[in-house]
Molecule: transfer RNA
Organism: Candidatus Hodarchaeales archaeon
RNA sequence: GGGCACGUGGAUUAGCCUGGAUAGAUCGCCAGCCUUCUAAGUUGGAAAUCGCGAGUUCGAAUCUCGCCGUGCCUG
Numbered sequence: 001g002g003g004c005a006c007g008u009g010g011a012u013u014a015g016c017c018u019g020g021a022u023a024g025a026u027c028g029c030c031a032g033c034c035u036u037c038u039a040a041g042u043u044g045g046a047a048a049u050c051g052c053g054a055g056u057u058c059g060a061a062u063c064u065c066g067c068c069g070u071g072c073c074u075g
Base pairs, nucleotide, nucleotide: 001074002073003072004071005070006069007068010027011026012025013024020058029045030044031043032042033041051067052066053065054064055063
């Protein structure tokens, strides 16, 4: 230099191929209940520019292009 894969709450991740209604789940965090207290259990809550920018579209996490980062293969 070339090619491929991946990037989504604090962590791990589903959804992407086939565009559509409030971006879901588990763990963690906060608060209530319960408990002598803690843990466990239970109820509720906060937390995501879906890596960044642009394009296509009535509508983009999803399609297209460019860029950034990480990993792998290769000259």